[in-house]
């Protein structure tokens, strides 16, 4: 520089789903149980999305619209950490 083969330790969270339990939901939290993640660790600040309870609207309907609600395992950002090399 070319080729072939092998590729870390320690580990870590936990996706559908099932059961309980908050909740108007959407979703959240615990137990269980793994799809999958090198931040699938934190955080609504910024787009998405996803609920409509209360409101507003009408053609009065299982209607329409609306976040102050939720998503961090949608995406950007921001912070924090664990191996290895430089």
């Nucleotide at each position: 520089c070319c080729u072939g083969c092998c590729u870390c330790a320690g580990g870590g969270c936990a996706a559908a789903c099932c059961u309980g339990u908050c909740g108007a939901a959407a979703g959240g939290c615990a137990g269980g149980g793994g799809c999958g993640c090198a931040a699938a660790g934190u955080c609504a600040c910024c787009g998405g999305u996803c609920u409509a309870a209360g409101g507003a609207g009408c053609u009065c309907g299982u209607c329409u619209c609306u976040a102050u609600g939720a998503u961090a395992g949608c995406g950007g950002g921001a912070u924090u950490g664990c191996c290895a090399g430089a």